This is a predicted complex of two RNAs, RNase P RNA and transfer RNA, with 480 nucleotides together. It holds a member of the Rfam family "Bacterial RNase P class A". The family's RNA type in Rfam is ribozyme. About the family: Ribonuclease P (RNase P) is a ubiquitous endoribonuclease, found in archaea, bacteria and eukarya as well as chloroplasts and mitochondria. The prediction has a mean pLDDT of 76.

RNA sequence: GGAGGACGCCGGGCCGUCGCGGCGCGCAAGCGUCGAGGAACGUCCGGGCUCCAUCGGGCAGGGUGCAGGAUAACGUCCUGUCGGGGCAACUCGAAGGAAAGUGCCACAGAAACAUACCGCCGGGGGCUUCGACAGGCUCAGCCUGACAGGACCGCGGCAAGGGUGAAAUCGUGCGGUAAGAGCGCACGGCGUUCCGCGGAGACGUGGGCGCGGGUAAACCCCACCUGGAGCAAGACCGCUCGCCCUUCGACAAGCUCAGGGUGACCUGAGUUCGUCGGACCGCCGGCCCGGCGGAACGAGCAAUGUCGCACCGAGGUCGGUCGUGAGGCCGGCCCCAGAGAGAUGACGGCCACGGCUUCUUCGGAAGCUUGGACAGAAUCCGGCGUACAGGCGUCCUCCGCGC
RNA sequence: GGGCCAUUAGCUCAGUUGGUUAGAGCGCAUGCUUGAUAAGCAUGAGGUCCCUGGUUCGAGACCAGGAUGGCCCACCA
Numbered sequence: 001g002g003a004g005g006a007c008g009c010c011g012g013g014c015c016g017u018c019g020c021g022g023c024g025c026g027c028a029a030g031c032g033u034c035g036a037g038g039a040a041c042g043u044c045c046g047g048g049c050u051c052c053a054u055c056g057g058g059c060a061g062g063g064u065g066c067a068g069g070a071u072a073a074c075g076u077c078c079u080g081u082c083g084g085g086g087c088a089a090c091u092c093g094a095a096g097g098a099a100a101g102u103g104c105c106a107c108a109g110a111a112a113c114a115u116a117c118c119g120c121c122g123g124g125g126g127c128u129u130c131g132a133c134a135g136g137c138u139c140a141g142c143c144u145g146a147c148a149g150g151a152c153c154g155c156g157g158c159a160a161g162g163g164u165g166a167a168a169u170c171g172u173g174c175g176g177u178a179a180g181a182g183c184g185c186a187c188g189g190c191g192u193u194c195c196g197c198g199g200a201g202a203c204g205u206g207g208g209c210g211c212g213g214g215u216a217a218a219c220c221c222c223a224c225c226u227g228g229a230g231c232a233a234g235a236c237c238g239c240u241c242g243c244c245c246u247u248c249g250a251c252a253a254g255c256u257c258a259g260g261g262u263g264a265c266c267u268g269a270g271u272u273c274g275u276c277g278g279a280c281c282g283c284c285g286g287c288c289c290g291g292c293g294g295a296a297c298g299a300g301c302a303a304u305g306u307c308g309c310a311c312c313g314a315g316g317u318c319g320g321u322c323g324u325g326a327g328g329c330c331g332g333c334c335c336c337a338g339a340g341a342g343a344u345g346a347c348g349g350c351c352a353c354g355g356c357u358u359c360u361u362c363g364g365a366a367g368c369u370u371g372g373a374c375a376g377a378a379u380c381c382g383g384c385g386u387a388c389a390g391g392c393g394u395c396c397u398c399c400g401c402g403c
Numbered sequence: 404g405g406g407c408c409a410u411u412a413g414c415u416c417a418g419u420u421g422g423u424u425a426g427a428g429c430g431c432a433u434g435c436u437u438g439a440u441a442a443g444c445a446u447g448a449g450g451u452c453c454c455u456g457g458u459u460c461g462a463g464a465c466c467a468g469g470a471u472g473g474c475c476c477a478c479c480a
Stems, first nucleotide, its partner, number of pairs: 001399010012351007020035006037374001041385002044383005049230004056289004061226005066080005081095001082093004096221002101219002103215003117162002119158004124153002127150003131147001133145005170188006189211004194207005234307003238301005246279006253272008280294004315334008353371001354369006404476007413429004422460001431447005453469005
């Protein structure tokens, strides 16, 4: 100097005038103070919080899926393992199980999971004849026999080769065989609920054993998690109308009445509250077991009260400390938008950045400028994903050159 | 603010264990028929299956992200 990789950050600043919302002060005029984001977005996950049946058990359903850790929790993050990419820095991965079962694998192909179309090999059957052999004859030649070969039929063996396909029984070589085959061997590949060693573990490594197509973002199996709805959740403060506030028994207590007794008290009746049990009714937000309640519930009314909700939080920031790290702990400082389905802006000036033009002693100077993204809180947090003009910084890798 | 659903031809919609070439009705074009039209008959054109990735041999369908459109939900004391 070139090419790349990882991470972090900014995303205008100041002043003036006018305006908007919250809070505080003030009788008022007014004054003071605070006032969007890294994504406030998409609403894709997780939690706080609230209600629903007083949410317990089981089933179904849903979710997650390498290991260990972080965390309130997570599908997030960190550190590793394995696999893919890259010379490397580094990066990407929905990464359990196909040797539990079921389904599917179109077309092609013999066959898509237990098969053989062509082919290779062996035995058998009849047919046939070029050859060499033996025998016979009328020795030119012909006939017979067995051998061998050939095609055919059927039986058996094989899966090497051909061809099909996205995918064809582990690949290459040697041996072996009638032909072949992990049948044997060497090297390599893959699997493993076996053993040793290393590791906390995923896993690595050596040996043993084995060679089984793919597909689980198909059903499924295994392990773990999981009730549903959502702040327009919900709580409290009115009026009117409707509907309802059931019933039986037992026990115990209180009160009233009546009768009896000198009296303590006893007996009976009524009534109130409580407990238990039954019936009935109502509720039951996936279903069942089971549970709960008997006083609340339903409708209407108003451009809509107070709280939830903006005070304190899984808060921000700085420092220390532990940890490789995500983060944990301790200490100091700070209080930081907020609703009524509402505010957070406009104009002017200067500066910085960018663009254009001119000049240039190439450092820059002058002038003009209509340029500046994505977007915008609404219950609050932790993540993920997506959008983003322009710009800055740190570290690392490879290549070239110079010293 | 929160929740849910849909997207396939110009319009309205089908599309099931993922399978070769995606269909139907209406509409459109051309021809026949008619003096001419309508109706009828025949033929035909017309598709980024909303987009981008992924899984798979293979995606309209399965998975993830995005885009567009639509529907529902109010404290009432």